Predicted 3D model of a 538-nucleotide part of an RNA (small-subunit ribosomal RNA, 5' domain) from a Bacteriovoracaceae bacterium. Its Rfam family is "Bacterial small subunit ribosomal RNA". The prediction has a mean pLDDT of 82.
Context: one part of a larger RNA
RNA sequence: GAACGAACGCUGAUGGCAUGCCUAAUACAUGCAAGUCGAACGAGAAAGCACUUCGGUGUGAGUAGAGUGGCGCACGGGUGAGUAACACGUAGGUGACCUACCCUUUAGUGGGGGAUAACUUUCGGAAACGAAAGCUAAUACCGCAUGUGAUGUGUGACAUUGAAAAAGCACAUUAAAGGUAGCCUCUAUACUAUGCUAUCGCUAGAGGAAGGGCCUGCGGGUCAUUAGUUUGUUGGUGGGGUAAUGGCCUACCAAGACGAUGAUGACUAGCUGGUCUGAGAGGAUGAUCAGCCACACUGGAACUGAGACACGGUCCAGACUCCUACGGGAGGCAGCAGUAGGGAAUAUUGCGCAAUGGGGGAAACCCUGACGCAGCAAUGCCAUGUGAGGGAGGAAGGCUCUAGGGUUGUAAACCUCUGUCAAUAGGGAAAAAUGGCUAUUGGUCUAAUAGGCCUUUAGUUUGAUGGUACCUAUAAAGGAAGCACCGGCUAACUUCGUGCCAGCAGCCGCGGUAAUACGAAGGGUGCAAGCGUUGUUC
Numbered sequence: 001g002a003a004c005g006a007a008c009g010c011u012g013a014u015g016g017c018a019u020g021c022c023u024a025a026u027a028c029a030u031g032c033a034a035g036u037c038g039a040a041c042g043a044g045a046a047a048g049c050a051c052u053u054c055g056g057u058g059u060g061a062g063u064a065g066a067g068u069g070g071c072g073c074a075c076g077g078g079u080g081a082g083u084a085a086c087a088c089g090u091a092g093g094u095g096a097c098c099u100a101c102c103c104u105u106u107a108g109u110g111g112g113g114g115a116u117a118a119c120u121u122u123c124g125g126a127a128a129c130g131a132a133a134g135c136u137a138a139u140a141c142c143g144c145a146u147g148u149g150a151u152g153u154g155u156g157a158c159a160u161u162g163a164a165a166a167a168g169c170a171c172a173u174u175a176a177a178g179g180u181a182g183c184c185u186c187u188a189u190a191c192u193a194u195g196c197u198a199u200c201g202c203u204a205g206a207g208g209a210a211g212g213g214c215c216u217g218c219g220g221g222u223c224a225u226u227a228g229u230u231u232g233u234u235g236g237u238g239g240g241g242u243a244a245u246g247g248c249c250u251a252c253c254a255a256g257a258c259g260a261u262g263a264u265g266a267c268u269a270g271c272u273g274g275u276c277u278g279a280g281a282g283g284a285u286g287a288u289c290a291g292c293c294a295c296a297c298u299g300g301a302a303c304u305g306a307g308a309c310a311c312g313g314u315c316c317a318g319a320c321u322c323c324u325a326c327g328g329g330a331g332g333c334a335g336c337a338g339u340a341g342g343g344a345a346u347a348u349u350g351c352g353c354a355a356u357g358g359g360g361g362a363a364a365c366c367c368u369g370a371c372g373c374a375g376c377a378a379u380g381c382c383a384u385g386u387g388a389g390g391g392a393g394g395a396a397g398g399c400u401c402u403a404g405g406g407u408u409g410u411a412a413a414c415c416u417c418u419g420u421c422a423a424u425a426g427g428g429a430a431a432a433a434u435g436g437c438u439a440u441u442g443g444u445c446u447a448a449u450a451g452g453c454c455u456u457u458a459g460u461u462u463g464a465u466g467g468u469a470c471c472u473a474u475a476a477a478g479g480a481a482g483c484a485c486c487g488g489c490u491a492a493c494u495u496c497g498u499g500c501c502a503g504c505a506g507c508c509g510c511g512g513u514a515a516u517a518c519g520a521a522g523g524g525u526g527c528a529a530g531c532g533u534u535g536u537u538c
Base pairs, nucleotide, nucleotide: 001538002537003536004535006534007533008532009531010530013384014383015382016381017380018379019377020376021342026340027339028338030337031336032335035071036070037069040068041067048059049058050057051056078295079294080293088219089218090217091216092215093214094213097212098211099210102208103207104206105205106204107203108202109201110144112142113141119134120133121132122131123130124129149174150173151172152171153170154169155168178200179199180198181197182196183195187193188192221267222266223265228258229257230256233255234254235253236252237251238250239249240248270292271291272290273289274285275284276283277282297318298317299316300315301314320331321330322329323328348374350373351372352371356370357368358367359366360365387417388416389415390414397408398407399406400405421479423474424473425472426471427470431465435461436460437459438458439457442454443453444452445451482527483526484525485524486523487508488507489506493522494521495520496519497518503510504509
């Protein structure tokens, strides 16, 4: 000198854009943060209103709220405790692998069965919750058929490999589910569905996209005042396990494997793109943003599932907190706010799903503390203002003086202007594109002028921010400057007070009676809505 997620002191006008618990991975009151689908399924209220023969009926309404089932909850969001490791970065390998939803494509979707929740009744319990009996549905569950295929076994041509991949053939095993809308061409027919059409699904494959698992080379901390370490250890064979390789696990066999090119141990630490500094080389660092990893009160475990060994799931143990009728139960903010505590120190228990994105749904739509916004803080960066021009009687006052003067100083007063910002009043955006509905153009499926799908155009509807940005008007120089320093380094000097005292100080050093170094004043210098100090890095 530069920088900062900074703090402290003094001061403080406005706006934009960013950033904001670095400490206790301490404990948490309260609210919200993951639901959705009635176009999978069976059941199904009440208040209110209307009528009433006062019994009830209709409507509310097949609505609400539950339940079965599907998809999601493994994303998004937080934190950095652990980890010196294939965790990360980079370059590769996978002939050792997986992949729900999505896209393309091939083939199918036949015919049956038994339950169960909800519900009803009874019982237990303070509660959390549970037990028994009975009833019922499905795209829930289970056989059977079929097998384009897939998998396994046997056989096996060409070509290739160190070996295992593989066309073909045989045998064995292995699937499925329906819903909605419309129509009468076909079938059965009276109107309709069992039929047809469209669409959304379902099953078995193949390919893709995107995501992941595993393996390997190289790279990036400190300590040798850590020198030896290791027995599933190192390798092999058989077996098990996994989506998959492998001591991953197991039985047996062999005795290996690593190490001064630093093993093992200890300490510290999430890694990277980047960030800061520097001419660079390098050094330091890893807030915000982005990628990866790890964790979710502590430790352990599996279940479900395409995917977890799962932050707002389950089970066990532990610590802590809460409820209890003492028998037993409930909980996990390192999600967003917020509280206590710790600390030098870090914000609102705000608004909205309008946009972007995500989940569910055919869609309307619902959910979304992701996100978009607003609030607080000079925490930072950037921008703007606190007026402009004229004005010497060089006014008064202050300070100083050799008493003449000098200086503050064109500074003020005064004159002429302007109106940025703030204030008040009026107007007032862009961000909105979709989707839905209505009408409409063309195409396609079809028996069809239904209907679906794709498509053109027009209309209508949707804004938290916010009556915000911006524009206009009104009056008015009015409401808007401080902080540090002035001995040298280092830009800027005099007077008074003090008298090695009080004090200053980054270094050198000032102060003991003429202190440009302490304190005050006048003046000056530097930066400026900031200025200094402290801390840390280069």